[in-house]
Model confidence (mean pLDDT): 77 of 100.
Bacterial RNase P class A from a Candidatus Aerophobota bacterium, 365 nucleotides, folded computationally.

RNA sequence: AAGAGGGAAUGAGGUAGUCGCGGGAUACCCAAGGGUAUCCUGAGGAAAGUCCGGGCUCCAAGACAAGGAUACUGGGUAACUCCCAGGGAGGGUGACCUUACGGAUAGUGUCACAGAAACCAAACCGCCCAGCUGCCCCCAUGGGGUAGGGGUAAGGGUGCAAAGGUGGGGUAAGAGCCUACCGGUAGAGAAGCAAUUCUCUAGCUGGACAAACCCCUGUCCGGAGCAAGGCCAAAUAGGAGGGUUUAACCCUCGGGUGGGCCGCUAGAGACUCAGGGUGACCUGAGCCCCAGAUAAAUGGCUACCGCCGCAGGGAAAGCAAUUUCCCUUUGGUUACAGAACCCGGCUUACAUUCCCCUCUUUCCU
Numbered sequence: 001a002a003g004a005g006g007g008a009a010u011g012a013g014g015u016a017g018u019c020g021c022g023g024g025a026u027a028c029c030c031a032a033g034g035g036u037a038u039c040c041u042g043a044g045g046a047a048a049g050u051c052c053g054g055g056c057u058c059c060a061a062g063a064c065a066a067g068g069a070u071a072c073u074g075g076g077u078a079a080c081u082c083c084c085a086g087g088g089a090g091g092g093u094g095a096c097c098u099u100a101c102g103g104a105u106a107g108u109g110u111c112a113c114a115g116a117a118a119c120c121a122a123a124c125c126g127c128c129c130a131g132c133u134g135c136c137c138c139c140a141u142g143g144g145g146u147a148g149g150g151g152u153a154a155g156g157g158u159g160c161a162a163a164g165g166u167g168g169g170g171u172a173a174g175a176g177c178c179u180a181c182c183g184g185u186a187g188a189g190a191a192g193c194a195a196u197u198c199u200c201u202a203g204c205u206g207g208a209c210a211a212a213c214c215c216c217u218g219u220c221c222g223g224a225g226c227a228a229g230g231c232c233a234a235a236u237a238g239g240a241g242g243g244u245u246u247a248a249c250c251c252u253c254g255g256g257u258g259g260g261c262c263g264c265u266a267g268a269g270a271c272u273c274a275g276g277g278u279g280a281c282c283u284g285a286g287c288c289c290c291a292g293a294u295a296a297a298u299g300g301c302u303a304c305c306g307c308c309g310c311a312g313g314g315a316a317a318g319c320a321a322u323u324u325c326c327c328u329u330u331g332g333u334u335a336c337a338g339a340a341c342c343c344g345g346c347u348u349a350c351a352u353u354c355c356c357c358u359c360u361u362u363c364c365u
Stems, first nucleotide, its partner, number of pairs: 001361007009353001013305007021042009044336001048347002051345005056225004067221005072086005087101001088099004102216002107213002109209003124156002126152004132148007164182006185202007229262004239253006269288001271286006306333004311328007
């Protein structure tokens, strides 16, 4: 320098004026509904998707079963399917990334097509005849050929997969039958809290699938949700009591729709230090208050500054392509998106600008 990997920020651009909107405080006015003036305050990193987990509220309140969720190990947390650290497996030259990571010595199942055989393995081709039987030949107490019968999983072929792999020995031919190494299993020892890793020994050795099951094992889970829920209360129906009273009407209680109020924003809160921890995070001190709307406020315009783009002019560097800077004119000020009970996460979307760490290759010193 080029390419790449990981992480952390920014995000209605700022100031002033003016016209408006929601909320609060104070003062005044009021026909009691509110109005006016001043001041303060008013969207996000994701407010989103509503996918997990919790707080809170109501309902239900024995336990189990059923059902659902989850699954390497240790830790964090109020909790989690989240986060941190570590392990195994896989990918990358590497920084680093990914991970639907319990169990197939319990049961039920699946393994299409091909293939002789797909799990209590299997003999299609091939190889073999030591030992058994028949027939034939010869140089005849023996040898050979052939058929039956049998042996054989080394070779061929099929298949994702053929019951450990490779070399040597062995054998009639073969075979963990024996042996060396590798792989797997079991046992012992060492390191580690653990997952797991390393070493040694043994024997020759057990197909895969739980990303198949109303399979097993461990752990967790009562249900519904702020339209929760509570209070006040016009109106209507049905209801209770009383009065006037033929009918009917009136009053009170009650009922609870429209509406209003609470819930509602001081919280697992923000920020700054200090300490502990590899880290997630925890502890302590100080300081601060930071939207609460309900058809839903948080906006418009002007000026200046900043930023970005187009065009024109000038300057500098360079052989050049080109790059950088300055001035003028003009246009824009943008992306994703918008609180709705509140938190912790995850996921997804995103213009612009900026920072840190690391890897690979090449060049220079």
Rfam family: Bacterial RNase P class A. From the family's description: Ribonuclease P (RNase P) is a ubiquitous endoribonuclease, found in archaea, bacteria and eukarya as well as chloroplasts and mitochondria. The family's RNA type in Rfam is ribozyme.